[in-house]
RNA sequence: AGAGUUUGAUCCUGGCUCAGAACGAACGCUGGCGGCAGGCCUAACACAUGCAAGUCGAACGCCCUGUUUACAGGGAGUGGCAGACGGGUGAGGAAAGCGGGGGAACCUACCUUGUAGUACGGAAUAGCCUCGGGAAACUGGUGCUAAUACCGUAUACGCCCUUAGGGGGAAAGAUUUAUCGUCGAUAGAUGUGCCCGCGUUUGAUUAGCUUGUUGGUGAGGUAAUGGCUCACCAAGGCGACGAUCAAUAGCUGGUCUGAGAGGAUGAUCAGCCACACUGGGACUGAGACACGGCCCAGACUCCUACGGGAGGCAGCAGUGGGGAAUAUUGGACAAUGGGCGCAAGCCUGAUCCAGCCAUGCCGCGUGAGUGAUGAAGGCCCUAGGGUUGUAAAGCUCUUUCAACGGUGAAGAUAAUGACGGUAACCGUAGAAGAAGCCCCGGCUAACUUCGUGCCAGCAGCCGCGGUAAUACGAAGGGGGCAAGCGUUGUUCGGAAUAACUGGGCGUAAAGCGCACGUAGGCGGAAUGUUAAGUUAGAGGUGAAAUCCCAGGGCUCAACCCUGGAACUGCCUUUAAUACUGGCAAUCUAGAGACCGAGAGAGGUGAGUGGAAUUCCGAGUGUAGAGGUGAAAUUCGUAGAUAUUCGGAGGAACACCAGUGGCGAAGGCGGCUCACUGGCUCGGUACUGACGCUGAGGUGCGAAAGCGUGGGGAGCAAACAGGAUUAGAUACCCUGGUAGUCCACGCCGUAAACGAUGGAAGCUAGCUGUCGGGCAGUUUACUGUUCGGUGACGCAGCUAACGCAUUAAGCAUCCCGCCUGGGGAGUACGGCCGCAAGGCUAAAACUCAAAGGAAUUGACGGGGGCCCGCACAAGCGGUGGAGCAUGUGGUUUAAUUCGAAGCAACGCGCAGAACCUUACCAGCCCUUGACAUCCCGAUCGCGAUUUCCAGAGAUGGAUUUCUUCAGCUAGGCUGGAUCGGUGACAGGUGCUGCAUGGCUGUCGUCAGCUCGUGUCGUGAGAUGUUGGGUUAAGUCCCGCAACGAGCGCAACCCCCGCCCUUAGUUGCCAUCAUUUAGUUGGGCACUCUAGGGGGACUGCCGGUGACAAGCCGGAGGAAGGUGGGGAUGACGUCAAGUCAUCAUGGCCCUUACGGGCUGGGCUACACACGUGCUACAAUGGCGGUGACAGUGGGCCGCGACCCUGCGAGGGGAAGCGAAUCUCUAAAAGCCGUCUCAGUUCGGAUUGGAGUCUGCAACUCGACUCCAUGAAGUCGGAAUCGCUAGUAAUCGCGUAUCAGCAUGACGCGGUGAAUACGUUCCCGGGCCUUGUACACACCGCCCGUCACACCAUGGGAGUUGGUUUUACCUGAAGACGGUGCGCUAACUUAUAGAGGCAGCCGACCACGGUAGGGUCAGCGACUGGGGUGAAGUCGUAACAAGGUAACC
Repeated sequence: AGAGUUUGAUCCUGGCUCAGAACGAACGCUGGCGGCAGGCCUAACACAUGCAAGUCGAACGCCCUGUUUACAGGGAGUGGCAGACGGGUGAGGAAAGCGGGGGAACCUACCUUGUAGUACGGAAUAGCCUCGGGAAACUGGUGCUAAUACCGUAUACGCCCUUAGGGGGAAAGAUUUAUCGUCGAUAGAUGUGCCCGCGUUUGAUUAGCUUGUUGGUGAGGUAAUGGCUCACCAAGGCGACGAUCAAUAGCUGGUCUGAGAGGAUGAUCAGCCACACUGGGACUGAGACACGGCCCAGACUCCUACGGGAGGCAGCAGUGGGGAAUAUUGGACAAUGGGCGCAAGCCUGAUCCAGCCAUGCCGCGUGAGUGAUGAAGGCCCUAGGGUUGUAAAGCUCUUUCAACGGUGAAGAUAAUGACGGUAACCGUAGAAGAAGCCCCGGCUAACUUCGUGCCAGCAGCCGCGGUAAUACGAAGGGGGCAAGCGUUGUUCGGAAUAACUGGGCGUAAAGCGCACGUAGGCGGAAUGUUAAGUUAGAGGUGAAAUCCCAGGGCUCAACCCUGGAACUGCCUUUAAUACUGGCAAUCUAGAGACCGAGAGAGGUGAGUGGAAUUCCGAGUGUAGAGGUGAAAUUCGUAGAUAUUCGGAGGAACACCAGUGGCGAAGGCGGCUCACUGGCUCGGUACUGACGCUGAGGUGCGAAAGCGUGGGGAGCAAACAGGAUUAGAUACCCUGGUAGUCCACGCCGUAAACGAUGGAAGCUAGCUGUCGGGCAGUUUACUGUUCGGUGACGCAGCUAACGCAUUAAGCAUCCCGCCUGGGGAGUACGGCCGCAAGGCUAAAACUCAAAGGAAUUGACGGGGGCCCGCACAAGCGGUGGAGCAUGUGGUUUAAUUCGAAGCAACGCGCAGAACCUUACCAGCCCUUGACAUCCCGAUCGCGAUUUCCAGAGAUGGAUUUCUUCAGCUAGGCUGGAUCGGUGACAGGUGCUGCAUGGCUGUCGUCAGCUCGUGUCGUGAGAUGUUGGGUUAAGUCCCGCAACGAGCGCAACCCCCGCCCUUAGUUGCCAUCAUUUAGUUGGGCACUCUAGGGGGACUGCCGGUGACAAGCCGGAGGAAGGUGGGGAUGACGUCAAGUCAUCAUGGCCCUUACGGGCUGGGCUACACACGUGCUACAAUGGCGGUGACAGUGGGCCGCGACCCUGCGAGGGGAAGCGAAUCUCUAAAAGCCGUCUCAGUUCGGAUUGGAGUCUGCAACUCGACUCCAUGAAGUCGGAAUCGCUAGUAAUCGCGUAUCAGCAUGACGCGGUGAAUACGUUCCCGGGCCUUGUACACACCGCCCGUCACACCAUGGGAGUUGGUUUUACCUGAAGACGGUGCGCUAACUUAUAGAGGCAGCCGACCACGGUAGGGUCAGCGACUGGGGUGAAGUCGUAACAAGGUAACC
């Protein structure tokens, strides 16, 4: 200090998540030792038992015990002091608290300092004795008695009161003779009480609160001030700087975190406060309204003889309960403190220790050295090895800790040690007793195998898992930490993600619709004064502990001790006076005012004008009009539409008209008048900061809507009808009501937008336009200036787009607003409104995104340019028929499998009767039909004949032929066959979505990229775009690009012309010759097959930019790529193929392998594709008989002869082929038929044959005779083709025993048309929009149905809390009272005083009635959210198919 996550990628905004530290923690697994700390966060729930506050005989009397008779000890009482400390807890409490700082009107036992005293009397009482009551607790009466208990008198330095004369008030003794006490007042110390300003949580969906309330006078009361209380008087007091109310909370020093500022927190330790079962109350006392005191009320528990009593662990232990969770019913007063006491001492669950707990922090150990055959085992493996790993074993050592034995502290100044025989030290033995937890996809250090197969599971976020998972589970290995390690929870951090330090608001969330203006905030120039803010110095305080620094003590550390610094604060005081503020007086630059001009759809009211629509009347006139993509509804023969004239009425104002004007915004448009607001320019000798902004508040505020009354021509929600459509509650059409208009009153919202708050200042310009002024020339300009409104553009800013003197730049002031998306601008509450609704405004729940700008693609029922048999122009087909063939479907035991839009379907198959064959039925084999290795046997093997069983495979017998090779000479080696054993073979079994290879397709389309440079934050761009041109990213020109690569073209092959070389089997012009190039001869020609030439826009003209090129022409066999082929860029389709082959993984192994026979792949209501033959006269039939070229041939082609109607058969020459042969070419020509289901057409069927083959039944081809179906040119739709092409005609070959309408080739005859690019399809380039990127076969919205979740309303119901009125009135202090009782004083009667009683007002609990508020439940109901494959449509994103949105 950052990282992951939105995207195909990028930058930004923005949330979510992680890495860190911490904890009074808990849970899981594990656990050796010690030190120091810590330990009910929940039920302030209830408590058994024990202990936690007593002490004093030197205050007092009495009783008991012991004995040395003078002492010691004990007991219950009186009395004194202490039980207000110490210890616990955090319920309440938002101020009667706390923190820090001040203050005046007080008290203070014990303690300290100094001072004055301590005299004389008196009356009781408990204990005790006795008599009673009661179960008990306890208690009543009579009698005796003491004091440092109580009372009186005296005295009064000082003290208090006072009318200033005076008045009032004290004490206690004990004793061992040392002292200890006691009293008055003084001062101090300590502690308490009280007052003041400041700070101290959240909510305004809590805005008004208050009657002792605020103040005064007087009185009472208190230790003391004070409405603290009372009487009277006044009507105040608090509050937007947040009163009141509600909720929550002990506060602080500190603690955790953080760079800090902050944020969170308030365990342990320390200070303060509050509380002690709940509520109320006082008593005593120096101090309490009192944790282990009292009284009353209430709840609960216990005892009881039922009459009545007792109790309060939030003290220490402990129990139950609650809870995820928190310890022993321990030891000691040795130390430190506390109470009492003269003291010894007693008491002390304060405290000091021990016990339990890894709860935390710190330290130590679990061994060290050496040790390679790199052991074994494990794991992985490419089978070689690698790794675990010097790790182990082994060898040599050590003994910290623990164990055992011994010695043995400090804590204690003289005695006294719970801890404790503890710490520490010494000795002994032996590697001996001592390692786990989490993680290993990225963030984040660490990787493999197996299992599993969207299952089981993981997960902090992103996300893993659907058969090759580094993400699940296990193992091996590795990484991290370590007596711990992980998980969960919480806090801070990271988060600049609430921004003071330190954020934003054009488009990401965010500027109020606009103005006026209150409070508030801010404010021009110069002077003086003040000193509030500000700055500096000094003083006080900021407890200690903690943190930090230095030093020291435990072996170190944690821990502890000492000192320093710090505690950033508050208060007091002194000084300074620049700035801000206050006060005083001044100025004119801001603002305003006055005078003179100017522009304008600024506003309100009244009047008025023409055009047009509609309606009414009249005329002319006749059959349609209107409307649409096309129609219909509608109007019209009762006269429409059209046209002419006249009239009525309402609304809006064409042209001018303009990123022109005016207004704060909304908004404002014929013309005239009246009233009126603002603005601009020019001038001035006026005022003198009067200003800016503006929370609340007030006003204005489009359209729609509402109320009342008018008005109503056109338009037009709703509605009706007609169309469209699958539907059409829409778009389109015909009608049409509210409304639109006017007056008055509401509403108060808009994408009320420049998505940009207002004001003033500063910061380059250029150019239009509107309104003024000035200057100069001048019938129109130029220059300049002020104000407005636009376009472009520099610096600067911005995430980018963009903004840019009209800022989104640089700075200032004020206001408003934002803090992830959804839920939701919704619910509830409140305010406003007649209503509609508006304003204010959440939460639960849910997601990991939502979003902005820009980039590259893809797409568009966006645009531009261009190409292609793409359309058009033509020719011929398909779709109808029959048949062939393939496919689907169906059937079947099986109809093997694959291919599926183009790019599957005469495709794999260049040829299924058996075989093929993978399918089915049946019968057989199991190391196998085939390969390698091992063992045994044999020497062969192989070929061949015949027979038997069987469907055959197979099994059994049998005939004939037949020399295994090498050698070291050993049945040694090799080879072959048979038998056996196991490793293995085998699989057309699965996965083409694990793959290689090959192929299809876009597409022979012109594209696809790279290096360097430049531009951009970046993805990327540029180059490759642009102007021309081309078949072409072909070439030229231009250009921040310059070059290059793969593609294009060319190089290759065939055809077309010529030359040359060579002439057999080819050819024959010349010379002979023959029936015949037959023979001689020849190689000129044709031809064959080798090598060359030729064509390059080279030439001319035009055009173009003096280019590339294009057009025309010449020459030429061929002309602009001459024609055809081969050649297929980067890539796309998880395209096709595991059944060509190869191959990973999985699966089968007497079977999913192998063999055989038979069947099937050939089925057949049907549907589709591709073809053949036809429907006829451009033809059929008969006759005649001319002209090709590829190719093939020895298990072959087969002339020729004979034979059969024919397919063919029987002989047979030649030829391994430019020689022989297949081989006959066919369309052609001549004749006939004459438009018909025919002399067309040939399907189908019957019969008879031929050939191939082991075999033609399922299931071959052909021939002959007979039969003679559909079909008369084919609906919607659709295919091919641009020249030697289409069409048409035949021929050949591969496969093959046989089988061709298919495929691949060959030649013969040989057309028509192309104006052109509007449209359909496909493609290329540029551009545009996008919410798409799996990329439009995309994305995505809403209702309905189902499941779950939270939430609003809800008749009501339950509970808490608070409040108003009234009733009741315990204990208690206070006031009053006189029928009771009464030792101290007294003048002895009375009285004062006291006690008890009674009454009064106050008041806790309780009760009745009514409000407020919060929460729980609630039939039913509303919307919301979430949920792999539900329904209906298709609203949005492209012009989203009606632009979208408010």
Small-subunit ribosomal RNA from an uncultured prokaryote, 1446 nucleotides, folded computationally. The coordinates come from a structure-prediction model, not an experiment, and the mean pLDDT is 85.